[in-house]
RNA sequence: UCUACUGCUGUGGGAGAGAACGGAUUUAAGUUGUUAAACAGGCUUAUUUCUGUCACCGAAGGCGCAACCCGCUCGGAAACGCUCAGGUAAAAGGACCACAGCUUUCGC
Repeated sequence: UCUACUGCUGUGGGAGAGAACGGAUUUAAGUUGUUAAACAGGCUUAUUUCUGUCACCGAAGGCGCAACCCGCUCGGAAACGCUCAGGUAAAAGGACCACAGCUUUCGC
């Protein structure tokens, strides 16, 4: 100096599948009850947190096989497969792609 490669950051794009069914619980409202007035308790709705059951998805991660790479062994290796994890309204996340910047290595 830098095509390419390694890693990181920013911006934009980015799929699939139940806002499933229960249990307990936080808060608020309504209702019922009681009463002179209130309070407790019950029920309903929304909401907070945790948890159980089944169904489903795969593009964080993880694991497995393989075309292939290596003379061979060892080893590496997917967008394929498995679903441990994760996910199934929105948000968040999201492999991967594009652009920009930084950085490692090789080369010159």